[in-house]
């Protein structure tokens, strides 16, 4: 250099091409406690980037970046 896989919240998975992208966990802020810890109830928080398709794209296409696996042989 080429071929395959992936890529989504701090992490760990969801989401037939269709309405505002869910959950745990973790964080955070209240209940509860004499404190804490556990329960419990509430808050913010993500589709790796740049194009196309398409009435609509986390999903479908081409690239681009990391990232993991394969090959780099005969003549």
């Nucleotide at each position: 250099g080429c071929c395959c896989c992936c890529a989504u919240a701090g992490u760990u998975c969801a989401a037939g091409g269709g309405a505002u992208a869910g959950a745990a966990c973790a964080a955070u802020a209240g209940u509860u406690u004499c404190c804490u810890a556990a329960a419990c109830u509430g808050u913010a928080g993500a589709u790796a980037c740049u194009g196309g398709u398409u009435c609509g794209a986390g999903u479908c296409c081409a690239g681009u970046u990391g990232g993991g696996g394969g090959u780099a042989c005969c003549a």

This is a predicted structure of a 75-nucleotide RNA (transfer RNA) from a Salinivirgaceae bacterium. It was read from a public genome assembly. The coordinates come from a structure-prediction model, not an experiment, and the mean pLDDT is 83. Its Rfam family is "tRNA". Rfam classes the family as a transfer RNA.